[in-house]
Context: one part of a larger RNA
RNA sequence: CCCGCGACUAGACGGAAAGACCCCAUGGAGCUUUACUGUAGCUCGGCAUUGGGCGGCCGCGUAUCGUGCACAGAAUAGGUGGGAGACUUUGAGGCGAUGGUCCUGGCUAUCGCUUAGUCACCUUUGGAAUACCACUCUCGGUGUGCGUCCGUCCUAACCAUCUCCCUCACUGGGAGAUAGGACAGUGCCCGGUGGGCAGUUUAACUGGGGCGGUUGCCUCCCAAAGAGUAACGGAGGCGCUCAAUGGUAUCCUUGGGCCGGUUGGGAACCGGUCUGUAAGCGCAAACGCAUAAGGAUGCCUGACUGCGAGAGGUACAUCUCGAGCAGGCGCGAAAGCGGGAGUUAGUGACCCGGCAUCUCGGCACGGAUCGGAUGUCGCUUAACGGAUAAAAGCUACCCUGGGGAUAACAGGCUGAUCGAUUCCAAGAGUUCACUUCGACGAGUCGGUUUGGCACCUCGAUGUCGGCUCAUCGCAUCCUGGAGGGGCAGUCCCUUCCAAGGGUUAGGCUGUUCGCCUAUUAAAGCGGUACGCGAGCUGGGUUCAAAACGUCGUGAGACAGUUUGGUCCCUAUCUGUCGUGGG
Repeated sequence: CCCGCGACUAGACGGAAAGACCCCAUGGAGCUUUACUGUAGCUCGGCAUUGGGCGGCCGCGUAUCGUGCACAGAAUAGGUGGGAGACUUUGAGGCGAUGGUCCUGGCUAUCGCUUAGUCACCUUUGGAAUACCACUCUCGGUGUGCGUCCGUCCUAACCAUCUCCCUCACUGGGAGAUAGGACAGUGCCCGGUGGGCAGUUUAACUGGGGCGGUUGCCUCCCAAAGAGUAACGGAGGCGCUCAAUGGUAUCCUUGGGCCGGUUGGGAACCGGUCUGUAAGCGCAAACGCAUAAGGAUGCCUGACUGCGAGAGGUACAUCUCGAGCAGGCGCGAAAGCGGGAGUUAGUGACCCGGCAUCUCGGCACGGAUCGGAUGUCGCUUAACGGAUAAAAGCUACCCUGGGGAUAACAGGCUGAUCGAUUCCAAGAGUUCACUUCGACGAGUCGGUUUGGCACCUCGAUGUCGGCUCAUCGCAUCCUGGAGGGGCAGUCCCUUCCAAGGGUUAGGCUGUUCGCCUAUUAAAGCGGUACGCGAGCUGGGUUCAAAACGUCGUGAGACAGUUUGGUCCCUAUCUGUCGUGGG
């Protein structure tokens, strides 16, 4: 050096399983509910099956009877018309009793007694007699018809049980009895209720996701002197307002400082002077504005209709500016100006529907229904280019497709934080910065903490602690050698050199850590995928079961607690140990 054999598992990000954690999908499923929309079931009601009698309430019609009081006035005058007589032994008037009504004055009905009159015309009133007749109004009574409803009774539909027959048999057919009974049951229609059941929805951005925040429009910076330009970059606004805060003609000049002036001041009004836009322009900011776009007054309504050459901007759809022409107007002597407001925010596509208008279409024809066009109205469609008219959650019982496009472990980069160290030296140290300690600061190093980033790995890189076995660094715990000391000695403080060897056993806790006990020369700090699970364990964490507290209506949830809970691999290669052959 080559080839074996026996062992061991540190590595081959070893094998196994298209990661179960995490995120994503306009993926799925199970579950929940005061998500949405349905629906079984239950239920109110109507109609049918479904018939009869009686009573009652109510409504309508009809017949009849009653009823009706302002004031004045014999007195309780409903309205209109006719009308000079009407009623009465078939009982007028009066008295008594009972009832109705009631404005306490009467009206009216019935009965008894008595026995011959009573009322009108006449006077008062806007209107004249219930003297009488006809029609009619308000309210009420009675009778009757129809209808709804309610109650009650019936039996023949219907229903239940029993007996008998067909019959040996029935959930079939027939006869009868009893009990119920037009109810119940059933069918159709309508309303309510309805996680019992069903189908679905439950946004995106995001230095992982969730929680929070945001989502459209305007202004400024970022923005790199054309335009444009991102971020969960830095600041603010809008979701209107105004019939004058609009048009036009004419006129005016603001703000501030100083000085002076009756009441009068910090600010009212007046004069002077300086400054020069600092004022004001409805509202945020920017830009603009004194020839004013600022402040007034007069007259008005162009805050018009039909259009629009041509531009800006732009993926599209939206958006913006616009001279000029026609019509009919406003202001101005006129030239002219006027299609809202100093400008840039003050907003919403299509569909669907309402209203007004139109010389529009009109399903054989005339109409109409209906539709169209023009104008206008109804969206915090605010997730603001708006999925629907209409929608929330849980999943640790979970599933699928994907992702290292994206989190948790480890590694990497970084080094804020952390550890070590250097410089400066205010100060402490009785005095004295530097024996020792060292503020405020500055600079390096390390890569053990907590982080940031999201670069390999999600067709899998097993995660805390313990056990076993270690190996390295030195910023050294002990042992060794030195310098300095605020080192008398014993101790001790600090610094330098030094990694050869060593660095205990217990109690509590899953613990690392920590506290405690007893020792020790000492009981070091770190790296090694927080060394080591194809070496062990499995107490913790981190599935399915269960409980408590808390949260939630609930399904369920909790870096809260608690009990329980399957740890696979026969070693091919590298590596290591032992051994053999050539």